[in-house]
């Protein structure tokens, strides 16, 4: 430096859910809480995918429906990048 993640050691993160706040929503933040995770660290202006539909547009009688991110998801995947320990 590269590969791998068995066995350990020190640890790290934190699902669902609850409470509070923000948001049209998806969702985010904080506290609690742990389902799990060897990158469940980071990047949404690297690519794909998924979610929402405020606003626009169209339909239809308008109390609605449909399409659509400029919104969101990194704990969906690929990719890029940073990194502890152990083995090789």
């Nucleotide at each position: 430096c590269g590969a791998c993640g068995a066995u350990a050691a020190g640890g790290g993160c934190a699902a669902a859910c609850u409470u509070a706040u923000c948001g049209a929503a998806a969702g985010a933040u904080a506290a609690g809480g742990g389902c799990g995770c060897a990158a469940a660290g980071c990047c949404a202006c690297a690519g794909g995918g998924u979610c929402u539909a405020a606003g626009u547009u169209g339909u239809c009688c308008c109390u609605a429906c449909a399409c659509u991110a400029u919104g969101a998801c990194a704990g969906c995947c690929u990719g890029a990048u940073u990194u502890c320990c152990g083995u090789u």

This is a predicted structure of an 88-nucleotide RNA (c-di-GMP-I riboswitch aptamer) from a Thermoanaerobacterales bacterium. Taxonomically the source falls in Thermoanaerobacterales (Bacteria, Bacillati, Bacillota, Clostridia). The coordinates come from a structure-prediction model, not an experiment, and the mean pLDDT is 89.